[in-house]
């Protein structure tokens, strides 16, 4: 300089050839439980899907570009 793969909750990942509230497990609040704590059960919050732009009726996903993170060629 080429080429592949990634980027979705605080973290670990999932999302089915584009289709109607965007999802688990952990982890955080809260409440039962307990003398208390930890287990355990309930429940709630947390997301501009890495920035931007484009196609569509409609985009986490298609398609240009940037950025950053890993292989591999030169």
């Nucleotide at each position: 300089g080429g080429g592949c793969g990634g980027u979705u909750a605080g973290c670990u990942c999932a999302g089915u050839u584009g289709g109607u509230u965007a999802g688990a497990g952990c982890g955080a609040g809260u409440g039962c439980u307990u003398u208390a704590c930890a287990c355990g059960c309930a429940u709630u919050a947390g997301g501009u899907c890495g920035g931007g732009g484009g196609u569509c009726c409609g985009a986490a996903u298609c398609c240009c570009u940037c950025a950053c993170c890993g292989c591999c060629c030169a």